[in-house]
RNA sequence: AGAUGACAAAGCCAUCCCUAUCGCAAGGUAGGUGCGGAAAACCACGGAUCCGCCCGCAUCGUGCUUCGGACCGCCGGGUUGCCAAA
Numbered sequence: 001a002g003a004u005g006a007c008a009a010a011g012c013c014a015u016c017c018c019u020a021u022c023g024c025a026a027g028g029u030a031g032g033u034g035c036g037g038a039a040a041a042c043c044a045c046g047g048a049u050c051c052g053c054c055c056g057c058a059u060c061g062u063g064c065u066u067c068g069g070a071c072c073g074c075c076g077g078g079u080u081g082c083c084a085a086a
Stems, first nucleotide, its partner, number of pairs: 004084002012037002017032006035073001041079003045076003049070004056064003
């Protein structure tokens, strides 16, 4: 230095849910909470999943398309990072 990750040490992030707020929505932000996480740090590059304003087509309800968006705590990929037992 890299791989690896403990009955180690110092720390970190923070589910569901609640409150407020932004958004048509998915969802985001802030506070509380803490299920969990060795990258649950960052990136929308690939896939998966989710949402749909307007126009258009069909339509009983609603569905489809174009186009756009969400999501990194779904998976893969890229970049970076603390400590050190075996």
The prediction has a mean pLDDT of 86. A computed fold for an 86-nucleotide RNA from a Desulfuromonadales bacterium, annotated as c-di-GMP-I riboswitch aptamer. The model forms 95% of the base pairs in the Rfam consensus. Its Rfam family is "c-di-GMP-I riboswitch aptamer". Gene Ontology term of the family: cyclic-di-GMP binding.